[in-house]
c-di-GMP-I riboswitch aptamer from bacterium ADurb.Bin157, 76 nucleotides, folded computationally. The prediction has a mean pLDDT of 83. The sequence was found by an Rfam model in a public genome assembly. Its Rfam family is "c-di-GMP-I riboswitch aptamer". Rfam's curators write: GEMM was predicted in a large-scale screen for bacterial structured RNA regulatory elements.
RNA sequence: UCCAUAUCUUGGCAAAAUGGACAAAAGUCCAUGACGCAAAACUAUAGGGCCUUUGAAAUGGUAGCCGGUUACAUGU
Numbered sequence: 001u002c003c004a005u006a007u008c009u010u011g012g013c014a015a016a017a018u019g020g021a022c023a024a025a026a027g028u029c030c031a032u033g034a035c036g037c038a039a040a041a042c043u044a045u046a047g048g049g050c051c052u053u054u055g056a057a058a059u060g061g062u063a064g065c066c067g068g069u070u071a072c073a074u075g076u
Stems, first nucleotide, its partner, number of pairs: 003075003012037002017032006035064001041069003047066002049062003
């Protein structure tokens, strides 16, 4: 460096639901909460898929759908 995630260490994130707020909606944010996650970190016109509709084509949304980029620990 590549690969792997059985083990070790420091830990990290936070589903559903409930309450409040924002939005046309999808959905988002805050609080409580913890289903899970070895990348559940970053990336949304400029990789694909999916969702919404005031609008045919979304520079609306979704990264906890796939992909891409980067990273901690350990080590066959």